[in-house]
SAM riboswitch aptamer (S box leader) from Indiicoccus explosivorum, 161 nucleotides, folded computationally. Of the family's consensus pairs, 91% are formed in the model. The coordinates come from a structure-prediction model, not an experiment, and the mean pLDDT is 75.

RNA sequence: CUCUUAUCAAGAGCAGGCAGAGGGAUAUUGGCCCGAUGAAGCCCAGCAACCGACCGUAAUACCGUUGUGAGACGGGGCGCGAGCAAUUUGCGCCGGAAUGAUUUUAUUCCGUAAGGCACGGUGCUAAUUCCACCGGAAGGAUUUUUUCCGGAAGAUAAGAG
Numbered sequence: 001c002u003c004u005u006a007u008c009a010a011g012a013g014c015a016g017g018c019a020g021a022g023g024g025a026u027a028u029u030g031g032c033c034c035g036a037u038g039a040a041g042c043c044c045a046g047c048a049a050c051c052g053a054c055c056g057u058a059a060u061a062c063c064g065u066u067g068u069g070a071g072a073c074g075g076g077g078c079g080c081g082a083g084c085a086a087u088u089u090g091c092g093c094c095g096g097a098a099u100g101a102u103u104u105u106a107u108u109c110c111g112u113a114a115g116g117c118a119c120g121g122u123g124c125u126a127a128u129u130c131c132a133c134c135g136g137a138a139g140g141a142u143u144u145u146u147u148c149c150g151g152a153a154g155a156u157a158a159g160a161g
Base pairs, nucleotide, nucleotide: 001161002160003159004158005157006156007155008154013044016043017042018041022034023033024032029132030131031130045125046124047123050121051120052119054116055115062075063074064073065072066071077093078092079091080090081089082088094111095110096109097108098107099106100105101104129153133151134150135149136148137147138146139145140144
């Protein structure tokens, strides 16, 4: 630099330190903003949880519907997040091995779901990615405007070349 995938309306410095005039990625543009009550940048602090590391399998009995059956769906059960809490709400609920019994069970071990953590690698910390461009749909309105969906461009992460 190119390609692929995911995310981009939440969060985190309006009293930290150095610095000293610019800044808001796209675009040489226009608008609208931020900035001497201190911009960019560096340090520090914080936010989030993409990647790595680590922690994390408890109970799925029973009932109903459906299916020839394996099974599927609903209730129920277990684990976890949110919540002051609830009879609230959301997410997840497997696979393998060994041994002993003996024909479906017990014990142990390994991986590990949702989730947790914030140790390591990044990222981020005004305004939706500040707004704008292209296509489609719906509404208002009567010359333009609002909302939604998709695309393009860009940013970040992970992977590949």